[in-house]
A computed fold for an 89-nucleotide RNA from a Chloroflexota bacterium, annotated as c-di-GMP-I-GGC riboswitch aptamer. The coordinates come from a structure-prediction model, not an experiment, and the mean pLDDT is 87. Its Rfam family is "c-di-GMP-I-GGC riboswitch aptamer". A reference for the family is Smith et al. (2009), "Structural basis of ligand binding by a c-di-GMP riboswitch", Nat Struct Mol Biol. It was read from a public genome assembly, where an Rfam model found it.
């Protein structure tokens, strides 16, 4: 250091439901546990999502497309950075 255990101490909580915030992805706080070795943090690439705003098209709305504009997700992946313990390799 690189690796993670039927280790130890000790953390975080999905889904659900309550209370609040947001048009809305969603957030926050509380209950509650499916799961994480980063499930700590930070939207840089990419994915996914909302909302606008153009396209197409239509009687209108839904649903479609985008290389656009704001945005969500870190528990979708990558990546940066930081940080507990220590079997075994």
């Nucleotide at each position: 250091a690189g690796c993670g255990a039927c280790a130890a101490a000790g953390g975080c909580a999905a889904a659900c439901c309550c209370g609040g915030g947001g048009c809305g992805a969603c957030c926050c706080g509380g209950g509650g546990a499916c799961g994480c070795a980063a499930a700590g943090c930070c939207a840089c690439g990419g994915g996914a999502c909302u909302g606008g705003u153009g396209g197409a098209g239509u009687g209108c709305c839904c649903a479609c497309c985008a290389u656009c504009c704001a945005g969500u997700u870190a528990g979708c992946c990558g990546g940066g950075u930081u940080g507990c313990c220590g079997a075994a390799c």